[in-house]
RNA sequence: AGGGCUGGUCGGGCAAUCGCAGACAGAAGCUGCUUGCAGCGGCUGCCUGAGGAAAGUCCGCGCUCCACGGAGCACAGCGCCGGGUAACACCCGGGUGGCGAAAUCCACAGACAGGGCCACAGAAAAAAACCGCUCUGGCGGCUGAGGCCGUCAGAGUAAGGGUGAAAAGGUGGUGUAAGAGACCACCGGCGCCGGGAGCAAUCCAGGCGGCCAGGCAACCCUCGCUGGGAGCAAGGUCAAGCAGGAGUGGUGCCCAACAGGGCGGAAGCUGCUCGUUUCUCACACUCCGGGUGGACUGCUGGAGCCUGCUGGUAACAGCAGGUCAAGAAAGAUGGUUGCCCAGGCUGAGGAACGGCCGGAUCUCCGGUUGAUCCAAAGCUGGACAGAACGCGGCUUACAGACUGGCCCUCCCU
RNA sequence: GGGGGCGUGGUGUAGUGGUCGAACAUGUGGCCCUGUCAAGGCCAAGAUCGCGGGUUCAAAUCCCGUCGCUCCCG
Numbered sequence: 001a002g003g004g005c006u007g008g009u010c011g012g013g014c015a016a017u018c019g020c021a022g023a024c025a026g027a028a029g030c031u032g033c034u035u036g037c038a039g040c041g042g043c044u045g046c047c048u049g050a051g052g053a054a055a056g057u058c059c060g061c062g063c064u065c066c067a068c069g070g071a072g073c074a075c076a077g078c079g080c081c082g083g084g085u086a087a088c089a090c091c092c093g094g095g096u097g098g099c100g101a102a103a104u105c106c107a108c109a110g111a112c113a114g115g116g117c118c119a120c121a122g123a124a125a126a127a128a129a130c131c132g133c134u135c136u137g138g139c140g141g142c143u144g145a146g147g148c149c150g151u152c153a154g155a156g157u158a159a160g161g162g163u164g165a166a167a168a169g170g171u172g173g174u175g176u177a178a179g180a181g182a183c184c185a186c187c188g189g190c191g192c193c194g195g196g197a198g199c200a201a202u203c204c205a206g207g208c209g210g211c212c213a214g215g216c217a218a219c220c221c222u223c224g225c226u227g228g229g230a231g232c233a234a235g236g237u238c239a240a241g242c243a244g245g246a247g248u249g250g251u252g253c254c255c256a257a258c259a260g261g262g263c264g265g266a267a268g269c270u271g272c273u274c275g276u277u278u279c280u281c282a283c284a285c286u287c288c289g290g291g292u293g294g295a296c297u298g299c300u301g302g303a304g305c306c307u308g309c310u311g312g313u314a315a316c317a318g319c320a321g322g323u324c325a326a327g328a329a330a331g332a333u334g335g336u337u338g339c340c341c342a343g344g345c346u347g348a349g350g351a352a353c354g355g356c357c358g359g360a361u362c363u364c365c366g367g368u369u370g371a372u373c374c375a376a377a378g379c380u381g382g383a384c385a386g387a388a389c390g391c392g393g394c395u396u397a398c399a400g401a402c403u404g405g406c407c408c409u410c411c412c413u
Numbered sequence: 414g415g416g417g418g419c420g421u422g423g424u425g426u427a428g429u430g431g432u433c434g435a436a437c438a439u440g441u442g443g444c445c446c447u448g449u450c451a452a453g454g455c456c457a458a459g460a461u462c463g464c465g466g467g468u469u470c471a472a473a474u475c476c477c478g479u480c481g482c483u484c485c486c487g
Stems, first nucleotide, its partner, number of pairs: 001409010012340007020049003024045003029040005051384001055395002058393005063231004075227005080094005095108004109222002114220002116216003130161002132157011169187006188212002190209004195204003235297004242289001244288006252263004264280006304323008341382001343380004349374003353370007414486007423439004431470001441457005463479005
C1' cells in the first nucleotide's frame, strides 16, 4: 500500500420565534359552604420533555390479583462442559466437529431401549445372491479317450460388475473349489480395562476384544433440567348518582277478639270532573349497594445512570464518590427561520509523478496527455423510526461519521 | 393485552417430505367450426410455491427469523 475479518461509540449542533404536555411558583376570577378553606377553568414566569432500536412481542423476570397438601401422568420449552445472573432459549470462558491459507464464522444429548421412514433406480435400503465366480448331480450334443459345450436343479461365495445420496471398514498377504476379518500385518473407527492431565466436557499415551449392523430424533420416542393461571383494561381508593335491598321511627279515624268492613289518604287510568282498580300508606333517618360512566392511585427512584478503585482470563461482582433523566389518556415532544458541522455533486486553481512531442545538452525548460492528491466558491444535504407499568436479553430496520483489534499478500528500511 | 389461521399461474383452489421439472377449474392468446357472434373442438403461453436462512440424499410440505392479510377473546 492492497485485500479479508471482527468489536466499540455516536447517530447532527447552537440560537430565535410560534405552538403542545407535565412539575413548581405567582397574582387574580368564578362556584360552594363549615368564612378560611375546598373545587373549577384560564393567565404569567421558570424548568423539563423519546430510542439505539421506544419496533416485533420471540424468550426471561419484577409487580398485582386468583388458585394452591404431596407425588405422578399429560402438555410445552431447553439440551457438549464450567461459570455469570433475579432469571433466561441470553452472556463469558473452554471442548469437539465442519468451511477457509489464516483471522474469523457455523453446529452441538441419545440411532446396540423400541416403533416408523429412506421416493426413483436397484437383486437387495438393514443383515441383501440380479449378473458374475466355484463345486456337485441329471439330461442332451461333440470326441477314440481324457474332457469340452449347452441346459436344468441343488449348494457355496459379498472379491468383481451395475443402481443409488447412501451397499455392510481400507491396503497388502495367507488361505480356498471359488471366496470372505475366515486368518495375519499396518491404518481408520467402536467398545472394555486400568494410567496421566483437567472441577468437567475432553485430551494424551497404552493394553485387550475381529466388535466393524448405514442415515433421519428441526418423525414418534428415551434420558436429564425447567414451567400453577392471568395480566396495569392487573389491582386499590373515592365521592356522586341510582335499579334495588335491610333496619329504625312512623304506619290516620270508627266497628270488630282475629279475619275483615266503612270513611279518609296515596298511586294508576284522564287535560279536568265523575267513575273505577290496587295499596294501607306516604314520609324521615341510617346502612348495604350490581352494571355503566368519572376522578385519584398503581406511575415511574430503579436488578437505575456516570466516574474511579479492587477482585476475576472474561461475562460479572464488590466498594467509594457523584447524579435524578417524559409520565400522557384519542394520547405532548412539532412547524418556520438564521448560523455552523459531517457527507454528496460541479469545480476556478494548485501539487508531485508517468507517457509522448519539441528545444537545450549534464539533467533543465516549454507544450500536450493520463490517473492520483489538495482545494476557493456555488448548489445540495442528515437514515431507521415515536415512549404508554417497569426491567434484562434476543431478533429485525438503519443514511452516515469516528474508533480499537486480528489475519493474509506485496514493497521499503 | 392475549390467542389462532392463511399466503401456490390473472382469479379461485388442490397438493402436507420423493416418479412435483407443481395439478384442476376459470380467464388470456392462436387455429378450426359458423354467413356472423356465442357455445363447442384442438393447441399454446402463463408459478422466485410471500421473502431470507437452516435440517435432510431430497423441502411448496419440517424448524427458525421476517413481511403482509385475516379471524376470535378481553
Predicted 3D model of RNase P RNA and transfer RNA as a complex of 487 nucleotides. Rfam match: Bacterial RNase P class A. Rfam describes the family as follows. Ribonuclease P (RNase P) is a ubiquitous endoribonuclease, found in archaea, bacteria and eukarya as well as chloroplasts and mitochondria. Rfam classes the family as a ribozyme.